Annotation:
This is a predicted structure of a 73-nucleotide RNA (transfer RNA) from a Flavobacteriaceae bacterium. Taxonomically the source falls in Flavobacteriaceae (Bacteria, Pseudomonadati, Flavobacteriia, Flavobacteriales).
RNA sequence: GCCGAUGUAGCUCAGCUGGUAGAGCAUUUCACUCGUAAUGAAAGGGUCGCCUGUUCGAAUCAGGUCAUCGGCU
Numbered sequence: 001g002c003c004g005a006u007g008u009a010g011c012u013c014a015g016c017u018g019g020u021a022g023a024g025c026a027u028u029u030c031a032c033u034c035g036u037a038a039u040g041a042a043a044g045g046g047u048c049g050c051c052u053g054u055u056c057g058a059a060u061c062a063g064g065u066c067a068u069c070g071g072c073u
Base pairs, nucleotide, nucleotide: 001072002071003070004069005068006067007066010025011024012023013022019056027043028042029041030040031039049065050064051063052062053061
């Protein structure tokens, strides 16, 4: 220098051909208990790496860019 993959909640990841973003764990509160753990219930938490474009509508499509990983030279 060229090619490819990945980037979504604090962490690990889903999200099927575009239609208002979710799960598990963790956190907080409540119940249960003599108390803790466990268990049950509820809540908070993300403008989807960034910018631009297409579209009535983009995590999803297109272009650019950044980071990480891998391959080629």
It matches the Rfam family "tRNA". Rfam classes the family as a transfer RNA. The coordinates come from a structure-prediction model, not an experiment, and the mean pLDDT is 81.